RNAcentral holds the sequence, with entries from ENA. Transfer RNA from a Candidatus Dojkabacteria bacterium, 73 nucleotides, folded computationally. Its mean pLDDT, the model's own confidence on a scale to 100, is 81.

[in-house]
C1' cells in the first nucleotide's frame, strides 16, 4: 500500500429483525459481625471511539476518520 475483524460504564463484556443499553467486578452507602473478611441490600457512573448520511426512529445500516489485533504484498 492491499484486505478482514474489533472499539460499549474504571476493568472484562452481553444486547436478537433498528424501537430509546444490562451484567460480572470494582466504587460509594446501609445491614448482618465486638472488629477485619465475607454475604445481602440499595445507588452512583455511558455524548454505545470520532464525524456525516439513510430513517418517524441507529450501540445496530452505509461512507469517512482515528486507534488495535490479524493477514497478503
Nucleotide at each position: 500500500g492491499g484486505g478482514g475483524c474489533c472499539u460499549u460504564a474504571g476493568c472484562u463484556u452481553a444486547g436478537c429483525u433498528g424501537g430509546u443499553a444490562g451484567a460480572g467486578c470494582g466504587c460509594a452507602c446501609g445491614a448482618a459481625u465486638g472488629g477485619c473478611a465475607u454475604u445481602c441490600g440499595u445507588g452512583a457512573g455511558g455524548u454505545c471511539a470520532c464525524g456525516a448520511g439513510u430513517u418517524c426512529a441507529a450501540u445496530c445500516c452505509u461512507c469517512g476518520u482515528a486507534g488495535g489485533c490479524u493477514c497478503c504484498a
It matches the Rfam family "tRNA". Rfam describes the family as follows. Transfer RNA (tRNA) molecules are approximately 80 nucleotides in length. By type it is a transfer RNA.